RNA sequence: UUCCGGUUGAUCCUGCCGGAGGUCAUUGCUAUCGGAGUCCGAUUUAGCCAUGCUAGUCGCGCGGGUCAGACCCGCGGCGAACAGCUCAGUAACACGUGGCCAAACUACCCUGUGGACCGGGAUAACCUCGGGAAACUGAGGCCAACCCCGGAUACGGUACCCACGCUGGAACGCCGGGUAUCGCAAACGCUCCGGCGCCACAGGAUGUGGCUGCGGCCGAUUAGGUCGACGGUGGGGUAACGGCCCACCGUGCCGAUAAUCGGUACGGGUUGUGAGAGCAAGAGCCCGGAGACGGAAUCUGAGACAAGAUUCCGGGCCCUACGGGGCGCAGCAGGCGCGAAACCUUAACACUGCACGUCAGUGCGAUUAGGGGACUCCGAAUGCGAGGGCAUACCGUCCUCGCUUUUCCGCACGGUAAGGUCGUGCUGGAACAAGGGCUGGGCAAGACCGGUGCCAGCCGCCGCGGUAAUACCGGCAGCCCGAGUGAUGACCGCUAUUAUUGGGCCUAAAGCGUCCGUAGCCGGCCGGACGGGUCCAUCGGGAAAUCCACGUGCUCAACGCGUGGGCGACCGGUGGAAACCAUCCGGCUUGGGGCCGGAAGACCCAGGGGGUACGUCCGGGGUAGGAGUGAAAUCCCGUAAUCCUGGACGGACCGCCGAUGGCGAAAGCACCCUGGGAAGACGGACCCGACGGUGAGGGACGAAAGCUGGGGUCUCGAACCGGAUUAGAUACCCGGGUAGUCCCAGCCGUAAACGAUGCCCGCUAGGUGUGGCUCCGGCUACGAGCCGGUGCUGUGCCGCAGGGAAGCCGCUAAGCGGGCCGCCUGGGAAGUACGUCCGCAAGGAUGAAACUUAAAGGAAUUGGCGGGGGAGCACUACAACCGGAGGAGCCUGCGGUUUAAUUGGACUCAACGCCGGAAAUCUUACCAGCCCCGACAGUGGGAAUGACGACCAGCUUGAUGAGCUUGUCCGACCCACUGAGAGGAGGUGCAUGGCCGCCGUCAGCUCGUACCGUGAGGCGUCCUGUUAAGUCAGGCAACGAGCGAGACCCGCACUCCUAAUUGCCAGCGACGGCGCGAGCCGGUCGGGUACAUUAGGAGGACUGCCGCCGCCAAGGCGGAGGAAGGAACGGGCAACGGUAGGUCAGUAUGCCCCGAAUGGGCUGGGCUACACGCGGGCUACAAUGGCCGGGGCAAUGGGUUCCCACCCCGAGAGGGGGCGGUAAUCUCCGAAACCCGGUCGUAGUUCGGAUUGAGGGCUGAAACCCGCCCUCAUGAAGCUGGAUUCGGUAGUAAUCGCGUGUCACUAGCGCGCGGUGAAUACGUCCCUGCUCCUUGCACACACCGCCCGUCAAAGCACCCGAGUGGGGUCCGGAUGAGGCCUGCUCAGCAGGUCGAAUCCGGGCUCCGCAAGGGGGCUUAAGUCGUAACAAGGUAGCCGUAGGGGAAUCUGCGGCUGGAUCACCUCCU
Repeated sequence: UUCCGGUUGAUCCUGCCGGAGGUCAUUGCUAUCGGAGUCCGAUUUAGCCAUGCUAGUCGCGCGGGUCAGACCCGCGGCGAACAGCUCAGUAACACGUGGCCAAACUACCCUGUGGACCGGGAUAACCUCGGGAAACUGAGGCCAACCCCGGAUACGGUACCCACGCUGGAACGCCGGGUAUCGCAAACGCUCCGGCGCCACAGGAUGUGGCUGCGGCCGAUUAGGUCGACGGUGGGGUAACGGCCCACCGUGCCGAUAAUCGGUACGGGUUGUGAGAGCAAGAGCCCGGAGACGGAAUCUGAGACAAGAUUCCGGGCCCUACGGGGCGCAGCAGGCGCGAAACCUUAACACUGCACGUCAGUGCGAUUAGGGGACUCCGAAUGCGAGGGCAUACCGUCCUCGCUUUUCCGCACGGUAAGGUCGUGCUGGAACAAGGGCUGGGCAAGACCGGUGCCAGCCGCCGCGGUAAUACCGGCAGCCCGAGUGAUGACCGCUAUUAUUGGGCCUAAAGCGUCCGUAGCCGGCCGGACGGGUCCAUCGGGAAAUCCACGUGCUCAACGCGUGGGCGACCGGUGGAAACCAUCCGGCUUGGGGCCGGAAGACCCAGGGGGUACGUCCGGGGUAGGAGUGAAAUCCCGUAAUCCUGGACGGACCGCCGAUGGCGAAAGCACCCUGGGAAGACGGACCCGACGGUGAGGGACGAAAGCUGGGGUCUCGAACCGGAUUAGAUACCCGGGUAGUCCCAGCCGUAAACGAUGCCCGCUAGGUGUGGCUCCGGCUACGAGCCGGUGCUGUGCCGCAGGGAAGCCGCUAAGCGGGCCGCCUGGGAAGUACGUCCGCAAGGAUGAAACUUAAAGGAAUUGGCGGGGGAGCACUACAACCGGAGGAGCCUGCGGUUUAAUUGGACUCAACGCCGGAAAUCUUACCAGCCCCGACAGUGGGAAUGACGACCAGCUUGAUGAGCUUGUCCGACCCACUGAGAGGAGGUGCAUGGCCGCCGUCAGCUCGUACCGUGAGGCGUCCUGUUAAGUCAGGCAACGAGCGAGACCCGCACUCCUAAUUGCCAGCGACGGCGCGAGCCGGUCGGGUACAUUAGGAGGACUGCCGCCGCCAAGGCGGAGGAAGGAACGGGCAACGGUAGGUCAGUAUGCCCCGAAUGGGCUGGGCUACACGCGGGCUACAAUGGCCGGGGCAAUGGGUUCCCACCCCGAGAGGGGGCGGUAAUCUCCGAAACCCGGUCGUAGUUCGGAUUGAGGGCUGAAACCCGCCCUCAUGAAGCUGGAUUCGGUAGUAAUCGCGUGUCACUAGCGCGCGGUGAAUACGUCCCUGCUCCUUGCACACACCGCCCGUCAAAGCACCCGAGUGGGGUCCGGAUGAGGCCUGCUCAGCAGGUCGAAUCCGGGCUCCGCAAGGGGGCUUAAGUCGUAACAAGGUAGCCGUAGGGGAAUCUGCGGCUGGAUCACCUCCU
């Protein structure tokens, strides 16, 4: 030694983005006090600066001024080269570290030795006189010194000689002596008499200079650089070495271990961060360097190339009398500018220190002390206790009393240079002291309120906001930290996302197309040597600060001090070890190589030979077509095609064998033969002896396409031309067809050049095919025969361990190890741009950035989907059949239109005779008009001088005491406003409950345990058979279970039992009616309960029996019996869920809105409109019919403001009377189709009945808008309905009527009832759809999905760009301040050399602007198409070439990262 959020429906992985930590800078809000600190204009402008200050000192060196002194001026000495500031430049011996100077200097200081002799001179101040505005300066005159000069001595340098030594790695060094030569000291100063100074030499110390090993940035889109360049000789120069400079000679020197060039940057101690390794930084403090407006040069000096010195050039500023002068804050303060960004124009030399001085002392913006700044760190406080009130779930809040006093206010003393801080003491008083951020997740803290309504806004990332926002803005509450807390930017960490520690490259990004090979890296066995690497010991260095530990001092701490450690892996010296590495020597054979042998091979090159097909041409035969497609057409053919046949020519290719077979480094290689060449395997008792592996650069080979030149051209065939297809069709399909395809020579150098898997070596279970060699065994028809096995070596499949995210790999590794190379680091922009190299070109190689983005990806999972596959099923599927709809008229609903209103909802199936929705008013929600309504509270007002309410008459009105006029009655509240209510068919079915439709006339949906998988998840639920069914059976890592299915419940069909009124009447009796009679009729009565019926119960059907099929199963088919057969038939019930399906207008209900109207009432109108469109029906078009007459048979239901018998009236609708009935009693209630007879005769009719006229009836307050019925009259469209579409599998369809719901009246509708009563299939998956299995997927709001490119619009950054502006650097030339050197006739001149700056020309490079051009990215709803994802509808993709609005299309070669079916092979 740490994770968390974000790619998905979910999962694992890769990968990046973001969050949490620390530090630095700025900033918002906020702020009580103290201490400490090496903090405070570093970042941007090394930009510019007003003003003051920052370096003086010495009278014990000297002169002068003055009466004198203080003091001042000058000469002189020392200092001013320190200190302080800054980081521009610099990639360098600048820095760090270690060495070296045998190549050096060093004032003041220390130690030692010795010394200071003789002589001379000038000058400032001053005095006098001038110039100038000033700065300053000129002339004359006097004088001094520790000022200057000459000489001497001492001494020193250099050269040479002699001699003995010393140090050292090495003498060119040093020591002694001699000679020559050169240079050449001093201040007998001052004094307070202590001393301070002066000179020479030697040594030390300090400081400085120089050389050097090693170390520390980026870029190779910088690969070659260099002319004093590298060396030599001689000289010059310096304190000193040196090409530092010069003359001559030579031609070297540096560089892939990165020279040169470009960019960036002061370096280090250290600092931040991190577990560390690292990464990042270098402001402050310390060490070193560099700079002082930009640049150059110089003097003085021990020391400078000096900026608080000088000169000059450049640019800037200031003064000016225009003639000339002056300045340089990157010192301290301070100002301007710049900026996000940084203080007082303070005090003092008291401390520390520096300069000077014998001292006293003087000076010092160094320093110290204060002021300002939350800059950093540290410490402390903002209170504590008790009682009571209010409130309370908790938190709380208010009052009173008491305590304490850090801080605060005030005072005194100590302390200080001063003041402040500080210390001590005293007085007062809880007093004067809490904020910032956050509260959707990550991430700690709201499912609180109000506002807002994809707006305003928030957000690091994910994401919030479209009317209930825990996410915006407020309030309240809470959380975190707290004198702070947040924001922004930067760095480290997080990040094993640069991987040394510590990653990867089959499919996620990533193995070079392949091989050879240079450097480099790595390297078998044995022995010897050495001691370079390595290791050990020891010595020296590695400054201080910083860091750690301990101790100690400030009250603690921060901070300081002391001691010790560490300061790392680094450098140097010395001694040692010898395993390993390196080196050298010797040997070995196992790595490698060689040689020999036989065998295998589509290995390569060259030459020769052959074959069929194809095309064309010629000859013969032959006739009308051929060809082509989904279907066609273009096309060929009467000048004879196609076809058959004989022949000739031509170019390309090489069937069968043939294989997952063989060979090759890869690309690639296939008829046969010959020659030449090469590689590998096997076998060998042979030879060499580590000769090896890999391989940056480099070289060679390298499919197809393409290019150049020449040839060739049969086929095929980009482009192109036609024909089709299509909305279009620049395509897919068809007919032609040029480059090309072929050969030779030369380029190109790329591919899905793939095993998407670099090469080499070693190790790690097996099984089974197949190629080659070898050996062994068996058989033998003996043949290079057959069978089996061993060893080695290739090539496939399965598989253990192991690995992997998984898919998978698995001795041919993707396992375990070693060596070397190449490559990757989110997606896009982009393999693009620029640059460079290569190429004839096409283009290839190398290869970015701005900008943009939260993902892009891999593998696997579950779904969904597929113009994928398999299986099964369904009359809302087909097929077969029957009847309809779609045409007409009418009814009804919907749309549209209209309207004052035509209220609203529902829109594929699953809206449209639906909302039970047949609306005359009502309903009613709409329109017009009139009228009515506020519980409760507050405020204001009125009211016994009568509120409110009611009312006659008149006016008004459609109508009304609603209003108005005038009055009457009544007896207590009323009015207005503000809030708040009642009510709302006002909104939201996308806030809801409930209910319903559809998926679903489906057969599915899950659970427990176990098992498999890292996981999502799988298994079970799969397979085979079977079923209506996940129904059942058998198999199976599953075994069981639940909800569904089934069972169950109801109805109906058969039988039996029980029961018998209001039902029934066979038998018995009675009665009534009819009939002449036999007799018939009537359940009317007694009676009966047989039958029918009613309604309660029971039985019955179970593949139980037989045969066949099937597995001895489940079950299927057929049969028997039976009223009924394989679920008998019909219904009820009906899973997990989904559809934001429908309903706020049935009711309920959240929120919002209206609230004197969006509430309530009334009158009238509308929902009934009508040029149209659609759905559902009715009636028809007729003879299976219409009409007339006669005849016959139901069931379900309903009935008291109701059903109405029966009688009468009326042609009828109906009317008037009136029995019974609250119902198996009475009644609606005479069913119709049907049967019999008659008529009509194919006609718009005796079909059809719309429409209209007239008369009448019913309901109702009322039938005008707008009801129903009757009668008469009228008689429309319509002669069987296009595309298309609906229902139905049996008592069904069709057809016929009846009942009922609604209902005052109105049924063509809905729901039921019965009557008559067929046809066809007994199958299939073609259409529509459903279920299961499987497969592909870039889909997952799930194919009504996803998604590509052009074009159009806007914005942004970039590339090219005629040109244009500027910077840097280099070269050349000109001018040239000035320096240095040499010479000379020396205030100067001449020559040489260096040279800032300016100008001109040129090269390289960088930056800006730019007409125009180009692509790129981004941006809710633009245009065109549909390229890709499912076989994506022509499989896709790669390379290349051509074409095209665009995605793209086509040719050639390649890949599978292609679905599907079939066959072959291999494996289990």

The RNA shown here (small-subunit ribosomal RNA) has 1468 nucleotides and comes from an uncultured haloarchaeon. The sequence is in RNAcentral, with records from Greengenes. It matches the Rfam family "Archaeal small subunit ribosomal RNA". Rfam 15.1 lists 709 matches to the family in 491 species. Clan: SSU clan. Model confidence (mean pLDDT): 81 of 100.